Molecule: transfer RNA
Organism: Archaeoglobus profundus DSM 5631
RNA sequence: AGCGGGGUGGGGUAGUCAGGUAAUCCCGGCGGGCUCAUAACCCGCAGAUCGGCCGUUCAAAUCGGCCCCCCGCUA
Numbered sequence: 001a002g003c004g005g006g007g008u009g010g011g012g013u014a015g016u017c018a019g020g021u022a023a024u025c026c027c028g029g030c031g032g033g034c035u036c037a038u039a040a041c042c043c044g045c046a047g048a049u050c051g052g053c054c055g056u057u058c059a060a061a062u063c064g065g066c067c068c069c070c071c072g073c074u075a
Base pairs, nucleotide, nucleotide: 001074002073003072004071005070006069007068010027011026012025020058029045030044031043032042033041051067052066053065054064055063
């Protein structure tokens, strides 16, 4: 320098191809149940507007452009 993959709640992850309710699931957190009690188990709640900016559109995590960061390959 070129190419490929990735960046989404505190951590991890799906959704992107084919735009449409401000988004899935697991762990963790909080509240409750159960228990003599703790863990486990069960129920509920909060938490991300999706790496940044601009653009397209009635509408963008999803499409386009530029940039940043991480991983890998090639020279």